[in-house]
The prediction has a mean pLDDT of 81.
This is a predicted structure of a 73-nucleotide RNA (transfer RNA) from a Candidatus Sericytochromatia bacterium.
RNA sequence: AUCGGUAUGGCUUAGUUGGUAAAGCGUUUGUUUUACAUACAAAAGAUCGUCGGUUCGAUUCCGACUACCGAUA
Numbered sequence: 001a002u003c004g005g006u007a008u009g010g011c012u013u014a015g016u017u018g019g020u021a022a023a024g025c026g027u028u029u030g031u032u033u034u035a036c037a038u039a040c041a042a043a044a045g046a047u048c049g050u051c052g053g054u055u056c057g058a059u060u061c062c063g064a065c066u067a068c069c070g071a072u073a
Stems, first nucleotide, its partner, number of pairs: 001072007010025004019056001027043005049065005
């Protein structure tokens, strides 16, 4: 330099042939316990990497950029 891949709650991952995002772990609260742990119940937490485009509507389609990983030279 060229090409490909990945980017989603604090972490690890799902998701969708476009219709308002789910789970596990973690955190907080309550019950249980002398206390801790376990168990059970509930809650908070994501403008889906950034900026544009298409669309009535974009996490999903298109473009550019950024970061990381890989391949080739």
Rfam family: tRNA. The family's RNA type in Rfam is transfer RNA. Its family is annotated with triplet codon-amino acid adaptor activity in the Gene Ontology. Rfam's curators write: Transfer RNA (tRNA) molecules are approximately 80 nucleotides in length. The RNAcentral record of the sequence draws on ENA.